RNAcentral holds the sequence, with entries from ENA and Rfam. The RNA shown here (transfer RNA) has 72 nucleotides and comes from Streptohalobacillus salinus. The source organism's lineage runs through Bacteria, Bacillati, Bacilli, Bacillaceae and Streptohalobacillus.
[in-house]
């Protein structure tokens, strides 16, 4: 400088254009003499940013950021 994959909840990830989930963390109850395990229940996200195409985008495109690979 190319070319490729990637960017989604605190984390590590899932999500086939119809309006976001899972595990874990967290936070409150119940359960133990106590903590740890366990059992309900809740919190928590401008889907990386700008623009497009669409009735509708986390999802297609176009760019720009910043991370892995790989060629020069």
């Nucleotide at each position: 400088g190319g070319a490729u994959c990637g960017u989604u909840a605190g984390u590590u990830c899932a999500g086939c254009g119809g309006g976001a989930g899972a595990a874990u963390a967290c936070u409150u109850g119940c359960u133990c003499g106590a903590c740890a395990a366990g059992c309900a229940a809740g919190g928590g996200g401008u889907c990386a940013c700008u623009g497009g195409u669409u009735c509708g985008a986390a999802u297609c495109c176009a760019g720009u950021a910043c991370g892995g690979u790989c060629c020069a």
Source information
Rfam family: tRNA. By type it is a transfer RNA.